Molecule: transfer RNA
Organism: Cellulomonas marina
Order: sequence, then structure tokens, then C1' cells
RNA sequence: GCCCCGAUAGCCCAACGGCAGAGGCGUUCGGCUCAAACCCGAUCCAGUGUGGGUUCGAAUCCCACUCGGGGCA
Repeated sequence: GCCCCGAUAGCCCAACGGCAGAGGCGUUCGGCUCAAACCCGAUCCAGUGUGGGUUCGAAUCCCACUCGGGGCA
């Protein structure tokens, strides 16, 4: 220098171009218990790496860039 993959919540991880985004862990509160753990219920937390573009509509498609990983030279 070129190519490929990835970036979504405190952490992990989903989401045909169409309900402003699922689930798990976790937080907080409650139930259960003699008390805990387990388990159960409720609750809190993301507008999707950044900037543009396309579209009626973008996490999703296109362009540039940033960061991380891998490959080739």
C1' cells in the first nucleotide's frame, strides 16, 4: 500500500429497507426463605463508531474517514 471482517446498553449478543431496536448477564425494588442461594415478578440502561449520500422510510444500501482484528505484498 491492497483486500476481508467487525464497531448496537455497564458487559455479551440479535434485528427482510418498514412498530424510534429482541434477548441474556447486570442494576434497583419486591416475592419466596429462619436467613441466604436458586427461582419468580417488576424496574433501569442503546436511536446503532464519525461525517455525508440514496430513499416516503436506513442499524441495514452507497461514499469517505476513525478504531479493532485478520490476510496479501